[in-house]
C1' cells in the first nucleotide's frame, strides 16, 4: 500500500433518521441472611472515536481523520 469490517457505560453489546440513548456484567447503597455467597430493589456512570457536511431532526446517512481486526500483494 489496496479491499473490508469495526469504534456507543469500567467490560461484552443493542439501538439502522423523530423516546429522557437502553441491556448485562461490575461499582455503590438498600432489603433478606448469624455471617459471607446466591436472590430481590435501587443508585450512580455516555462529550455514541475526531472534524466537517446533508437533513427541519443524525448514535444512525456521507466524506475525511485517528484507532482496531480481516483479506489480498
Nucleotide at each position: 500500500g489496496g479491499u473490508u469490517c469495526c469504534u456507543u457505560a469500567g467490560c461484552u453489546c443493542a439501538g439502522u433518521g423523530g423516546a429522557u440513548a437502553g441491556a448485562g456484567c461490575a461499582u455503590c447503597c438498600g432489603c433478606c441472611u448469624u455471617c459471607u455467597a446466591a436472590g430481590c430493589g435501587g443508585a450512580g456512570g455516555g462529550u455514541c472515536a475526531g472534524u466537517g457536511g446533508u437533513u427541519c431532526a443524525a448514535a444512525u446517512c456521507c466524506a475525511c481523520u485517528a484507532g482496531g481486526g480481516a483479506c489480498c500483494g
Transfer RNA from an uncultured Pseudomonadota bacterium, 73 nucleotides, folded computationally.
Its Rfam family is "tRNA". Its family is annotated with triplet codon-amino acid adaptor activity in the Gene Ontology. It is annotated as a transfer RNA.